THF (Tetrahydrofolate) riboswitch aptamer, 97 nucleotides, folded computationally.
Model confidence (mean pLDDT): 81 of 100.
It matches the Rfam family "THF (Tetrahydrofolate) riboswitch aptamer". From the family's description: Tetrahydrofolate (THF) riboswitch was first reported for Ames et al. as an RNA motif in 5' untranslated (5'-UTR)regions of folate transport and biosynthesis genes in Firmicutes genomes.
Of the family's consensus pairs, 94% are formed in the model.
């Protein structure tokens, strides 16, 4: 010098444990902030705060007034997560000639 490769944030998701169904959560929009391959620039996405608008699926059993427990559902539901996916350029890292 050349070739090959790995790793972020995070996304999907088997499965497990919960929460709500008495409406919290999720989702949308706007503003602000933060972190985000080892480094630089940048992209995509993520998280947090505030504000606004919108907005839901219950049924059954036990029990007996405590609106408690259980089952089946439902929620673009929370956490963990087998498995899969996952940086553009340059440098760096690993392997190799």
């Nucleotide at each position: 010098c050349g070739a090959a490769g790995a790793g972020u944030a995070g996304c999907c998701a088997a499965g497990g444990c919960g929460c709500g169904u008495c409406a919290a959560g999720u989702g949308u929009u706007g503003c602000g902030a933060a972190a985000c391959g080892g480094g630089a620039c940048g992209u995509u996405g993520u998280u947090c705060g505030c504000a606004a608008a919108c907005g839901a699926a219950a049924g059954g059993g036990c029990a007996a007034a405590g609106g408690g427990c259980c089952c089946u559902g439902c929620g673009g539901u929370g956490c963990c997560g087998c498995g899969g996916c996952g940086c553009g350029u340059c440098c760096g890292c690993u392997u190799u000639c």